[in-house]
Predicted 3D model of a 319-nucleotide RNA (Bacterial RNase P class A) from Sphaerotilus uruguayifluvii. It matches the Rfam family "Bacterial RNase P class A". The family's RNA type in Rfam is ribozyme.
RNA sequence: GGAGUCAGCCAGACCGCCGCUGGUGCAGGGACCGAAAGGUCGCACUGGAGGAAGGUCCGGACUGCACAGGGCAGCGCAGGAGGUAACACCUCUCCACCGCGAGGUGAGGAUCAGAGCAACAGAGACGAGCCGGUUCGGUCCGGGUGAAACGGGCAAUCUCUGCGCGCAGCAACACCAAAUAGGCCAGCUAUGACGCGGCCCGCUGAGCUGGCGGGUAGGUGGCAUCGAGCCGUUCCGGCGACGGGCGGCCCAGAGGAAUGGCGGUCACGGCCGGGGCGACCCGGCCGCACAGAAUCCGGCCUAUCGGCUGGCUCCACAC
Numbered sequence: 001g002g003a004g005u006c007a008g009c010c011a012g013a014c015c016g017c018c019g020c021u022g023g024u025g026c027a028g029g030g031a032c033c034g035a036a037a038g039g040u041c042g043c044a045c046u047g048g049a050g051g052a053a054g055g056u057c058c059g060g061a062c063u064g065c066a067c068a069g070g071g072c073a074g075c076g077c078a079g080g081a082g083g084u085a086a087c088a089c090c091u092c093u094c095c096a097c098c099g100c101g102a103g104g105u106g107a108g109g110a111u112c113a114g115a116g117c118a119a120c121a122g123a124g125a126c127g128a129g130c131c132g133g134u135u136c137g138g139u140c141c142g143g144g145u146g147a148a149a150c151g152g153g154c155a156a157u158c159u160c161u162g163c164g165c166g167c168a169g170c171a172a173c174a175c176c177a178a179a180u181a182g183g184c185c186a187g188c189u190a191u192g193a194c195g196c197g198g199c200c201c202g203c204u205g206a207g208c209u210g211g212c213g214g215g216u217a218g219g220u221g222g223c224a225u226c227g228a229g230c231c232g233u234u235c236c237g238g239c240g241a242c243g244g245g246c247g248g249c250c251c252a253g254a255g256g257a258a259u260g261g262c263g264g265u266c267a268c269g270g271c272c273g274g275g276g277c278g279a280c281c282c283g284g285c286c287g288c289a290c291a292g293a294a295u296c297c298g299g300c301c302u303a304u305c306g307g308c309u310g311g312c313u314c315c316a317c318a319c
């Protein structure tokens, strides 16, 4: 210098103007929507997407229902040891395979319990028999084909063994709570209730009034700062995953769904033009990926312009 391999990181920066949205404080006996429950409206300060927020594939938290205990069925997992709240995830390690190597991949329990294993070739295909030689004796040896032949192989075919799993999911669930219909209770009522705008007459003719309770529409909580939490660490234990100690921090949150738009300067990449022998300089234009939280968390998988850092391996060359 080139080619690789493993691990980690960034995902444009700053300024100005105009907006959206959560929280806190102040103000608010105010206005508006609504039957109510409840919601909206002001000012200031402050927070406001990701490494995958994605696929919804695993594992949990949480919630409701079910549940003495055991078993069957069903689904999932599979070398060994460990980590973890848990896992199909992660770590170390054995073995097998790939690679010169760094390293990578693994669907790596069991075929003396049972079943199954296409076609062609071949006498014979999962079953032991058959042929030739040999031996006291199926005692031993060999057998054209074929992926596999007188041995066994395949469990990524059923099966067996061991282990794990109750079911559903935030549209869970809890609370507040209309209209209409139906339910229960009390009262009035053919001795005429109720209705016909307040009263009387009159008309009509079988229900009417009040209360309670359940569910629905609607609303609120769940739901976002106290957690399996995040960051750092020259500390301790461990090969490591990880655990502990110490220090610091509070870090998005709607419910048609906020996290944006415009302008400027700088950075990065590409193209064009000009200058310069050249390193390079000036100007213009374009581009800047994948992708958008929705109850929360740990993983896996998939997508991703461009770029940076470090360890290690191989090759070539120079000293």
Stems, first nucleotide, its partner, number of pairs: 001315010012266007020048007030041004050290001054301002057299005062169004074165005079093005094108001095106004109160002114158002116154002130143004173221004183212006195203002229249005235244003268287008